[in-house]
Context: one part of a larger RNA
RNA sequence: UUGUUGUUAAGGAACUCGGCAAAUUAACCCCGUAACUUCGGGAGAAGGGGUACCGCAGCCAUGCGGUCGCAGUGAAAUGGCCCAAGCAACUGUUUAGCAAAAACACAGGUCUCUGCUAAAGCGCAAGCUGAAGUAUAGGGGCUGACGCCUGCCCGGUGCUGGAAGGUUAAGGGGAAGGGUGCAAGCUCUGAACUGAAGCCCCAGUAAACGGCGGCCGUAACUAUAACGGUCCUAAGGUAGCGAAAUUCCUUGUCAGGUAAGUUCUGACCCGCACGAAAGGUGUAACGAUCUGGACACUGUCUCGACGAGGGACUCG
Numbered sequence: 001u002u003g004u005u006g007u008u009a010a011g012g013a014a015c016u017c018g019g020c021a022a023a024u025u026a027a028c029c030c031c032g033u034a035a036c037u038u039c040g041g042g043a044g045a046a047g048g049g050g051u052a053c054c055g056c057a058g059c060c061a062u063g064c065g066g067u068c069g070c071a072g073u074g075a076a077a078u079g080g081c082c083c084a085a086g087c088a089a090c091u092g093u094u095u096a097g098c099a100a101a102a103a104c105a106c107a108g109g110u111c112u113c114u115g116c117u118a119a120a121g122c123g124c125a126a127g128c129u130g131a132a133g134u135a136u137a138g139g140g141g142c143u144g145a146c147g148c149c150u151g152c153c154c155g156g157u158g159c160u161g162g163a164a165g166g167u168u169a170a171g172g173g174g175a176a177g178g179g180u181g182c183a184a185g186c187u188c189u190g191a192a193c194u195g196a197a198g199c200c201c202c203a204g205u206a207a208a209c210g211g212c213g214g215c216c217g218u219a220a221c222u223a224u225a226a227c228g229g230u231c232c233u234a235a236g237g238u239a240g241c242g243a244a245a246u247u248c249c250u251u252g253u254c255a256g257g258u259a260a261g262u263u264c265u266g267a268c269c270c271g272c273a274c275g276a277a278a279g280g281u282g283u284a285a286c287g288a289u290c291u292g293g294a295c296a297c298u299g300u301c302u303c304g305a306c307g308a309g310g311g312a313c314u315c316g
Base pairs, nucleotide, nucleotide: 001311002310004308005307006306007305008304010302011301014300019297027051028050029049030048031047036041038145052067053066054065055064056063057062068072080295082293083292084291086289087287092104093103108143109142110141111140112139113138114137120129121128122127146282147281148280149279151212152211153210156209157208158205159204160203161202162201165200166199167198171194172193176189177188178187179186180185213231214230215229216228217227240274241271252268253267254266255265256264
């Protein structure tokens, strides 16, 4: 000096992006235990007390008396805890070797296809899976427990339906014309008419792909605009939420917490650019998740010091 490990006065997060790391806590028995809640939980909540040995009694739970130590879960092993938000209901799964998560899955919801030689899939085929199943079944898409809900638009695209009409291929058809030949004929071109799906057309359909406005004026202070006018649209964003995992301006403004708070919490709404199954909004429980705060605790720090056994180093 380096790494491993241990102790440390006073202070106790002042360290730091951040309590990272370390420390605290810990076993068993007793007492006691809040909000909230899907009434199961939350909960080992939190917070307290006890614990050895000897004798006696005992209903074998324990009670009474005594003894020793600084210390009786005498070593080891053995939860720190609370408050408040985000996300995801949950247990699970994942980038073998930088990511374990809010990503995937999930039960539940919904749409759609499929009547059985099913749809769908693999295969050139035979054949096989589906399934030795049969719509309470099977495939596909989206959403993702549960509670309350899921608004408007079918103009475009898609899908579904539609005995009409328009367009439309080969084929059918054969008016008419050409070549050749003496001719019969052979051969070429070929109008009308006929002619399917598709497309056009007409409807339906958004838990299909998707979309969900602008300008101007107006109330007896001011401000604002319940109200009016006008243009455009298929229709102009409903409920709920909102500076948010979404807010550029922005450290928005107000309030709380701090001596001091770009973070955090509660509000406001001026939503650059939330919004209803690419679900909206709540939510007990759960989480090696993410964010802010408090208590306890500590060498994280003030600010270092000392020890142990290794490496480097010195000598041999």